[in-house]
RNA sequence: UGGGGAGUCGUCUAACGGCAAGACGCUCGCCUUUGGAGCGAGAGAUCGGGGUUCGAUUCCCUGCUCCCCAG
Numbered sequence: 001u002g003g004g005g006a007g008u009c010g011u012c013u014a015a016c017g018g019c020a021a022g023a024c025g026c027u028c029g030c031c032u033u034u035g036g037a038g039c040g041a042g043a044g045a046u047c048g049g050g051g052u053u054c055g056a057u058u059c060c061c062u063g064c065u066c067c068c069c070a071g
Base pairs, nucleotide, nucleotide: 001070002069003068004067005066006065007064010024011023012022013021018054026042027041028040029039030038047063048062049061050060051059
């Protein structure tokens, strides 16, 4: 430099163009002599910028980052 792939809670994964879901973790509460486990509740995310659309995580353009292949 060229080709291909991937960016979603702290982490790992979901999501026919129509309320962004779950697990682990975290916080609080219950329980326990304490901790852990268990139970209940809560906070927390769509890589940036444009476009299409009534409506975009999803489609299109562009940029950024990471991975793979080739040189």
Transfer RNA from an Actinomycetota bacterium, 71 nucleotides, folded computationally.
Taxonomically the source falls in Actinomycetota (Bacteria, Bacillati).
It matches the Rfam family "tRNA". Gene Ontology term of the family: triplet codon-amino acid adaptor activity. It is annotated as a transfer RNA.
Its mean pLDDT, the model's own confidence on a scale to 100, is 82.
The RNAcentral record of the sequence draws on ENA.